[in-house]
RNA sequence: AUGUUAUCAAGAAAGGUGGAGGGACUAGACCCUAUGAAACCUUGGCAACCCUUUUCCUUAAAGAAGGUGCUACAUUCUAUCACGCAAAUUGCAGGAAAGAUAACUC
Numbered sequence: 001a002u003g004u005u006a007u008c009a010a011g012a013a014a015g016g017u018g019g020a021g022g023g024a025c026u027a028g029a030c031c032c033u034a035u036g037a038a039a040c041c042u043u044g045g046c047a048a049c050c051c052u053u054u055u056c057c058u059u060a061a062a063g064a065a066g067g068u069g070c071u072a073c074a075u076u077c078u079a080u081c082a083c084g085c086a087a088a089u090u091g092c093a094g095g096a097a098a099g100a101u102a103a104c105u106c
Stems, first nucleotide, its partner, number of pairs: 003104006013043005021032003026079004044071003049067002051063004075098001081095001084092003
């Protein structure tokens, strides 16, 4: 890298370096950004996947030292495929695909 499983409408700041982009791809929108983008470093913080303790053995609760992760906007929104309801402009709900994170396998 590939594969499997789980979760994804909650939550959480500043400083330094840097110097123009960023919000995954494709298309459309909308937003952030010289009052400083991306990226990197440091210190905080959030969370609870691994972890620890208890319970359970079909799971739940607590903890936060360690391993990750995250720290604008619902995975920013919609579409790509498929299905249902309705007032057929559109809207709503559920699902697939894709993506992100963790653990495991290899």

The RNA shown here (SAM riboswitch aptamer (S box leader)) has 106 nucleotides and comes from Maribacter sp. Its Rfam family is "SAM riboswitch aptamer (S box leader)". Its Rfam clan is "SAM clan". Its family is annotated with regulation of gene expression in the Gene Ontology. NCBI's taxonomy places the organism under Bacteria, Bacteroidota, Flavobacteriia, Flavobacteriaceae, Maribacter. It was read from a public genome assembly, where an Rfam model found it. Model confidence (mean pLDDT): 78 of 100.